[in-house]
Predicted 3D model of an 84-nucleotide RNA (c-di-GMP-I riboswitch aptamer) from a Candidatus Rokuibacteriota bacterium. Rfam family: c-di-GMP-I riboswitch aptamer. Rfam links the family to the GO term cyclic-di-GMP binding. NCBI's taxonomy places the organism under Bacteria, Bacteria candidate phyla, Candidatus Rokuibacteriota. Of the family's consensus pairs, 95% are formed in the model.

């Protein structure tokens, strides 16, 4: 320094699920509150899912927009600490 990732040392986030709020939604934001997590830090580039909405069509497992999801994968980026 790279891979590795311990019943290590300090520390960190923070699921469902209340409550307040925003958003048509999917979901978000603060707060309690912990099932987890060594990238559960950041980014929507693939791919999946989930919302709105649009176009065709008699019928969709349809096609195209536009959003949420990083705690669905897989990639970029960056980072604490070191037992084996």
């Nucleotide at each position: 320094u790279c891979c590795c990732g311990a019943c290590a040392a300090g520390g960190g986030c923070a699921a469902a699920c209340c409550c307040a709020c925003c958003g048509c939604g999917a979901g978000g934001u603060g707060g309690g509150g912990a099932c987890g997590c060594a990238a559960a830090g950041c980014c929507a580039c693939g791919g999946g899912u989930c919302a709105g909405g649009u176009c065709c069509g008699c019928a969709g497992u349809g096609a195209c927009c536009u959003g949420a999801u990083a705690g669905c994968c897989g990639g970029g980026c960056u980072g604490c600490c070191g037992a084996a």